A computed fold for a 178-nucleotide RNA from Sporosarcina gallistercoris, annotated as Lysine riboswitch aptamer. Lineage of the source: Bacteria > Bacillati > Bacilli > Caryophanales > Sporosarcina. Model confidence (mean pLDDT): 77 of 100. Its Rfam family is "Lysine riboswitch aptamer". On this family, see Mandal et al., Cell 2003: "Riboswitches Control Fundamental Biochemical Pathways in Bacillus subtilis and Other Bacteria". The sequence was found by an Rfam model in a public genome assembly.

[in-house]
RNA sequence: AAUGAGGAUAGAGGCGCAAAAACCAUCAGUACACAAUCAGAGGAUGAUGAGAUCCGACGAAGAUUGAAGAAAGGGGAAUUUGCCGAAGUGGAGAGAUGCUCAUUAUCUCAAAGCUGGUUCUGGGCUGAACAAGUGCAGAAUUGUCAUAUAGGAAACUAUAUGGAGGGCUAUCUGAUGC
Numbered sequence: 001a002a003u004g005a006g007g008a009u010a011g012a013g014g015c016g017c018a019a020a021a022a023c024c025a026u027c028a029g030u031a032c033a034c035a036a037u038c039a040g041a042g043g044a045u046g047a048u049g050a051g052a053u054c055c056g057a058c059g060a061a062g063a064u065u066g067a068a069g070a071a072a073g074g075g076g077a078a079u080u081u082g083c084c085g086a087a088g089u090g091g092a093g094a095g096a097u098g099c100u101c102a103u104u105a106u107c108u109c110a111a112a113g114c115u116g117g118u119u120c121u122g123g124g125c126u127g128a129a130c131a132a133g134u135g136c137a138g139a140a141u142u143g144u145c146a147u148a149u150a151g152g153a154a155a156c157u158a159u160a161u162g163g164a165g166g167g168c169u170a171u172c173u174g175a176u177g178c
Base pairs, nucleotide, nucleotide: 002176003175006173007172008171009170010169011168014084016083017082018081019080020079023076024075034066035065036064037063038062042055043054044053045052046104047103048102049101050100051099087115088114089113093109094108095107096106097105116142117141118140119139120138121137122136124134125133126132144163145162146161147160148159149158150157151156
């Protein structure tokens, strides 16, 4: 020289990423509670089962109407902050919540695996959703590296194909080896 998924620091991509309080629309004229009428025996504590407590013929559930009327979750644009595996997805597993227990549900943390970024199309899924997201198939664009071809003295440029962020660029450095 070279070799390894070696290490550290800094950095680039662009409709780039995330978070935060406020704002906006949606959720929704929905839920809950109230009143009237009908109705007539059950009902409430998220769901189911078992219990416990409570409400109910002084009228339960349910239906219609009236007068009021949310929130969470999901999203948007801008600002600020932190960033460039940013982050997203996924959800082995752990914990928490509720009147008690079991299953479930919800919330928090989260391992493996997958995705270079963005945009669009199709159908699937999540979702209240014509929002948004996701993975599948396809297309475009963009950054980067490799290879080939062409040009060039070179730096580099153009085109095509391919790879993946465990990538790429710069600097420093450990090991092996001579």